RNAcentral holds the sequence, with entries from ENA. Predicted 3D model of a 72-nucleotide RNA (transfer RNA) from a Planctomycetota bacterium. Rfam family: tRNA. Gene Ontology term of the family: triplet codon-amino acid adaptor activity. It is annotated as a transfer RNA. Lineage of the source: Bacteria > Pseudomonadati > Planctomycetota. Model confidence (mean pLDDT): 83 of 100.
RNA sequence: AGCGGGAUGGCUCAACGGUAGAGCGACCGGCUGUUAACCGGCAAGUUCCAGGUUCGAAUCCUGGUCCCGCUG
Numbered sequence: 001a002g003c004g005g006g007a008u009g010g011c012u013c014a015a016c017g018g019u020a021g022a023g024c025g026a027c028c029g030g031c032u033g034u035u036a037a038c039c040g041g042c043a044a045g046u047u048c049c050a051g052g053u054u055c056g057a058a059u060c061c062u063g064g065u066c067c068c069g070c071u072g
Stems, first nucleotide, its partner, number of pairs: 001071007010024004018055001027041004048064005
């Protein structure tokens, strides 16, 4: 320098154009002599950034940033 993959709640990941979900974790409560486990509830993400297309974009297009890999 070129090419490919990735960036979404605190963490790990879903969601292939139609109001962003799950598990774990956090918090509150129940249970227990206490903790853990288990059960119930609740909060938490302007989807890496800036534009574009579209009635509608996490998703498609362009540029950029960062991470991983391959080639030179």